Record summary
A computed fold for a 608-nucleotide part of an RNA from Bipolaricaulia bacterium (SeqCode), annotated as large-subunit ribosomal RNA, domain I. Its mean pLDDT, the model's own confidence on a scale to 100, is 81. It matches the Rfam family "Bacterial large subunit ribosomal RNA". Gene Ontology terms of the family: structural constituent of ribosome and ribosome. RNAcentral holds the full RNA, with entries from ENA.
Context: one part of a larger RNA
RNA sequence: GGCAGAGGGUGGAUGCCUCGGCAGCUGGAGGCGAUGAAGGGCGUGGCAGGCUGCGAUAAGCCUCGGGGAGCCGCCGAGCAGGCGUUGAUCCGAGGAUUCCCGAAUGGGGCAACCCCCCGCGUGGAAGGCGCGGGAUCCUGGGCUGAACUGAGUAGGCCCAGGAGGCGAACCCGGGGAAGUGAAGCAUCUCAGUACCCGGAGGAAAAGAAAUCAACUGAGAUUCCCCAAGUAGCGGCGAGCGAACGGGGAACAGCCCAAACCACCGGAGUGUAAAAGGCCGCACCCGUUGCUCUGGUGGGGUUGUAGGCCGGCUCCUUUCCGCCCGUGCGGGGGCGGAGGGAAGUUACAAAGAGGCGCUCUAGCCGAACAGCUUGUAAAGUCACUGGAAAGAGCGACCGGAGAGGGUGACAGUCCCGUAGGCGAAAGGGCGUCUCCUUCCCGGAGCCGAGCCUGAGUACCGUCGGACUCGAGAAAUCCGGCGGGAAGCAGGGGGGACCACCCUCCAAGGCUAAAUACUCCCAGCUGACCGAUAGUGAAUAUAGUACCGCGAGGGAAAGGUGAAAAGAACCCCGGAAGGGGAGUGAAAUAGAGCCUGAAACCCUCUGCCC
Numbered sequence: 001g002g003c004a005g006a007g008g009g010u011g012g013a014u015g016c017c018u019c020g021g022c023a024g025c026u027g028g029a030g031g032c033g034a035u036g037a038a039g040g041g042c043g044u045g046g047c048a049g050g051c052u053g054c055g056a057u058a059a060g061c062c063u064c065g066g067g068g069a070g071c072c073g074c075c076g077a078g079c080a081g082g083c084g085u086u087g088a089u090c091c092g093a094g095g096a097u098u099c100c101c102g103a104a105u106g107g108g109g110c111a112a113c114c115c116c117c118c119g120c121g122u123g124g125a126a127g128g129c130g131c132g133g134g135a136u137c138c139u140g141g142g143c144u145g146a147a148c149u150g151a152g153u154a155g156g157c158c159c160a161g162g163a164g165g166c167g168a169a170c171c172c173g174g175g176g177a178a179g180u181g182a183a184g185c186a187u188c189u190c191a192g193u194a195c196c197c198g199g200a201g202g203a204a205a206a207g208a209a210a211u212c213a214a215c216u217g218a219g220a221u222u223c224c225c226c227a228a229g230u231a232g233c234g235g236c237g238a239g240c241g242a243a244c245g246g247g248g249a250a251c252a253g254c255c256c257a258a259a260c261c262a263c264c265g266g267a268g269u270g271u272a273a274a275a276g277g278c279c280g281c282a283c284c285c286g287u288u289g290c291u292c293u294g295g296u297g298g299g300g301u302u303g304u305a306g307g308c309c310g311g312c313u314c315c316u317u318u319c320c321g322c323c324c325g326u327g328c329g330g331g332g333g334c335g336g337a338g339g340g341a342a343g344u345u346a347c348a349a350a351g352a353g354g355c356g357c358u359c360u361a362g363c364c365g366a367a368c369a370g371c372u373u374g375u376a377a378a379g380u381c382a383c384u385g386g387a388a389a390g391a392g393c394g395a396c397c398g399g400a401g402a403g404g405g406u407g408a409c410a411g412u413c414c415c416g417u418a419g420g421c422g423a424a425a426g427g428g429c430g431u432c433u434c435c436u437u438c439c440c441g442g443a444g445c446c447g448a449g450c451c452u453g454a455g456u457a458c459c460g461u462c463g464g465a466c467u468c469g470a471g472a473a474a475u476c477c478g479g480c481g482g483g484a485a486g487c488a489g490g491g492g493g494g495a496c497c498a499c500c501c502u503c504c505a506a507g508g509c510u511a512a513a514u515a516c517u518c519c520c521a522g523c524u525g526a527c528c529g530a531u532a533g534u535g536a537a538u539a540u541a542g543u544a545c546c547g548c549g550a551g552g553g554a555a556a557g558g559u560g561a562a563a564a565g566a567a568c569c570c571c572g573g574a575a576g577g578g579g580a581g582u583g584a585a586a587u588a589g590a591g592c593c594u595g596a597a598a599c600c601c602u603c604u605g606c607c608c
Base pairs, nucleotide, nucleotide: 001607002606003605004604005603006602007601008600009599015593016558017557020528021527022525023524024523025522026521027520028519029517030516031166032165039101040100041099042055043054044053046079047078049075050074051073061095062094063093064092065091066090070083071082072081106115107114108113116134117133118132119131120130121129122128136163137162138161139160140159141158142157143156144155170201171199172198173197174196175195181188185235211218212217222249223248224247225246226245232240233239253509254508255507256453260298261297262296263295264294265293266292267291268290269289275288276285277284278330279329280328281327282326283325303487305452306451307450308449309447310446311445312444313443314442315441318337319336320335321334322333323332324331338440339439340438341437342436343435351434352433353432354431355430356429357428358427359426360425362421363420364419368394370393371392372391383390395412396411397401403415404414405413458482459481460480461479462478463477464476465475468494489504490503491502492501493500545552546551565592568579569578570577571576
C1' cells in the first nucleotide's frame, strides 16, 4: 500500500410522517373605488427584531348578540404590571377612529416629500397652529355676455350630478404578427391565434325573421349530440371545413318612429269680418283660422299585410261631477267612486311593512371511571408494555362503526358524527299587503284616401366575412362614386330571367339553457409526500441573492409521549468531552427519527 472483516466519523439516500400543495365536485359570491380602492410607506406593545393586527382613539374604542373561565396574538420564553361570574379574553353583526403615498384630485415632485390660495376658529393685528374647501373631463341648470346696437351665439363665472383607478379567468368590439406546416417558398397555413387597445357584466354576446325550407312545411336567440370530416373550399398541395334536417337543454316575448287627435311654443300668411269656435237653430266671441316647424300627451307596431281616417252594419255599454262660448236636442271628452286585471329580468316605475325559509356566531347530542386477585397492616403494584386504544374475557350504544386527537391500532376517553335546535344586528330568497300601472265598449265589411324607418336598398369599383382563395359567386359588412320604389310597394329562394313560394330591411329592449373562478364553505382523490407537490410545508418566499432596468429567482421540514432540554462534579480559555441525573430509549442531546453509498480513520487477518 492492496484486499477482506469489524467498529467509528462524515454524509444525508431510503423508510415512515405532514400545519403544504395539486386536481376536481357541490353550493355561495361574482366585485372594490372621490364617503378615497387595490397596493404600499411610516408608525403603533412597559421592555419589541420579524410576522400578524391596528392607525395618532393605533395587538385597539362603542353598541348589540353568542359563549362561560380564564385572559393580556405568533416566533418565544422571561421580567414588571394588569383584566375577568357587575361575564373578561374569544367569535359574529353593526358603528367610530382610520397618519402619509397611491386614480391621488390645490401646485410641484426623485411615491410615502416640498410649497401655496380661500373661508372659519384660536387673546388673534401679524407669524404660527387647527378644521374645511380649491384637479380634469362630461352632463344638466343659473348668472353674465362679444366680434356685428340683433342673435342671448362664442366666451367667462357659479352650482349640482356623474366619470376617472384596481381586479384571476370568462365576454364583446377596434387593431393584429411571426417562428411553424407546406419536408424549399411566394398564394395558402399557423390564425383572426399570440399580443396591444377600448368597453361591459355576473355573466357577456345573440335574439323575436326583409329567416329557413321546397311545392309538404317550420316558426326568436343560445348551448350540447348527430348530420360529418359529409357538401364544399384548396399552389385541388399542405390543409381548411359548413349548412339543411333530426334528437336534446332551456323557453318570452315586447316597445318605439310614422299616419291621426289634442295642447303648448316659433315662423309665415290672412280682415274690415271670411274660411273658425263638435253637429242643427238662435245669440255671442274672433288675429279666431290656415300652412310649415319644435315639444308634450294620446294613438299605433303589422305581412294569410297592419295601422290611421272616412262610410255602412251588428252586438253592447255601473254611477256621480266637470268640460267642448251660451240655451235646447244630439254627439264626444276629462276626472272621481266602484268593479276587474297586471307588475318591478324586457313589456312604466320606486319603495314600505308583515310572515316564512336561509346565510353571517353558536348549542344539544347515545353507549364499559369494565375485568385479567394473589397476597398484604396501610400504601403501591400485579396480561405484555414506558404508556393500551393491542391480546384474552365479557358487556353496551347505534337515525351516531365519517374523520381527527389522546403515551401503539378507541363506535362506547376527548373533539366530533347521525339527528335536532338557534339570531338582537346585517345580507339573500319566497309569499302576502300597502303601493304603482292599465281596462270599463267592441266586432265585421268596403275604400286606387293617409302612414309603415333614404343618401337607405341597390349598382359600379376596391377590400373584408362566410366551407366559398374571383370563381358561374349569390348572401352579409365596409371605403369611394352613383342612387330607387314606397303597398298596384319591397327583400330572398347561390350568376341572371320567368312562374311559384316565402319574408317585410334601412329604430330599440329582452330572462333561461351557455362560459369562467381572484375569492368563501363543504366534500372527494388507483394525486404528491420535502430533488416530489405551488417558485414558496420553516424562523422573515416572490424573501435572500443576481440585474442600471424590464426582469430572473433559490436553498432550507421531523428530539421526545411529555423538555422531563442534562442540577452538580471533573478536563479545557472556549468548543468539546467524561461522570452524575432525566427518559422506554441519549449511538433520541438539540440543525437531535431512521440513518444507505461515495469519502476518511482505527483495529484484526491475509498478501506484496